[in-house]
Context: one part of a larger RNA
RNA sequence: UUCUGGUUAAGGAACUCGGCAAAAUGACCCCGUAACUUCGGGAGAAGGGGUGCUCCAUUAUCGUGAUAGCCGUACGGCUGGAGCGAGAAGGAGCCGCAGUGAAGAGGCCCAAGCGACUGUUUAUCAAAAACACAGGUCUAUGCGAAGACGCAAGUCACGGUAUAUAGACUGACACCUGCCCGGUGCCGGAAGGUUAAGUGGAGGAGUUAGCUUAAGAUUUCGAUUUUAAGCGAAGCCCUGAAAUGAAGCCCCGGUAAACGGCGGCCGUAACUAUAACGGUCCUAAGGUAGCGAAAUUCCUUGUCGGGUAAGUUCCGACCUGCACGAAUGGUGUAACGACUUGGGCGCUGUCUCAACCAGGAGCUCG
Numbered sequence: 001u002u003c004u005g006g007u008u009a010a011g012g013a014a015c016u017c018g019g020c021a022a023a024a025u026g027a028c029c030c031c032g033u034a035a036c037u038u039c040g041g042g043a044g045a046a047g048g049g050g051u052g053c054u055c056c057a058u059u060a061u062c063g064u065g066a067u068a069g070c071c072g073u074a075c076g077g078c079u080g081g082a083g084c085g086a087g088a089a090g091g092a093g094c095c096g097c098a099g100u101g102a103a104g105a106g107g108c109c110c111a112a113g114c115g116a117c118u119g120u121u122u123a124u125c126a127a128a129a130a131c132a133c134a135g136g137u138c139u140a141u142g143c144g145a146a147g148a149c150g151c152a153a154g155u156c157a158c159g160g161u162a163u164a165u166a167g168a169c170u171g172a173c174a175c176c177u178g179c180c181c182g183g184u185g186c187c188g189g190a191a192g193g194u195u196a197a198g199u200g201g202a203g204g205a206g207u208u209a210g211c212u213u214a215a216g217a218u219u220u221c222g223a224u225u226u227u228a229a230g231c232g233a234a235g236c237c238c239u240g241a242a243a244u245g246a247a248g249c250c251c252c253g254g255u256a257a258a259c260g261g262c263g264g265c266c267g268u269a270a271c272u273a274u275a276a277c278g279g280u281c282c283u284a285a286g287g288u289a290g291c292g293a294a295a296u297u298c299c300u301u302g303u304c305g306g307g308u309a310a311g312u313u314c315c316g317a318c319c320u321g322c323a324c325g326a327a328u329g330g331u332g333u334a335a336c337g338a339c340u341u342g343g344g345c346g347c348u349g350u351c352u353c354a355a356c357c358a359g360g361a362g363c364u365c366g
Stems, first nucleotide, its partner, number of pairs: 001361008010352002014350001019347001027051005036041001038172001052094005061086004068079004095099001107345007114337002119131002135170007147156003173332004178262003183259002185255005192250003198244002203239002206236002210231009263281005290324001291321001302318005
């Protein structure tokens, strides 16, 4: 110097991001116990008191119930109380600073946020407000089900059958869940438009038997033959219009606990201010109830009230919601939480401000 313990005058959170850590509380018995509440809880709420040993005393009382006795004849009833066990309350007395004499053994209250709850999670920096959850809603699925795995056979779903199974969202409970179907998605519709392969084959191209013409050669002048150009059947081959042709898309409806969305400007009341009211533009419709400087508020330490001597946090209001809002649920809510925030009581070396003690390590010497 450091680690682990112990004690501490006066004060008692002044420490600190924050009472982190420590201290304090603690067992059993008795008394007593609020708001709120889903009537179960809250609750060990809170807050108080007691506890040792000896004697009265083998205490009162309670449990069990033997030997035995009676009635009796049913493995019945009654009497009785040994032994054993449990065990207050009271009185008298004794000792100590102290009696659950050591050890082990809840600190509590008020208010708010979030999540209803018990549970689950980042094995190895996060345990939470995240996940799950019972409950709610929507959608799909009629069974060789939908959905999932597999190339298939086959399997799970299920030895189940719509009070079932699968998918999605929400998340106990209470009160509720407004408007918009224009866009995207999904469902339904089939008249019209568009639309693939396929079918179809008008027409066109290539090749050529053959024919025509020209020139050359041969010629018995009848023709034969070569070359070039043109026309060109059938076949083969290439190409190919019309017509026909499903779903889809366009189209017509529905659907928001589907994905999602839910306005602006101007004026107006006999003080002022404000605007119930009016005008106008745009939209599919312009945010309803409830809540609101909020886990959401930039300006912002908003303003007012409370708490403090003093409060950027906290609580209650206001509403000017930069940029809350209704199952990406809204607002409440008893109980619960190693959650988060603010306040208080108790308690303390957290601190004012440090001191001493014990043990270990370091260090020095050996």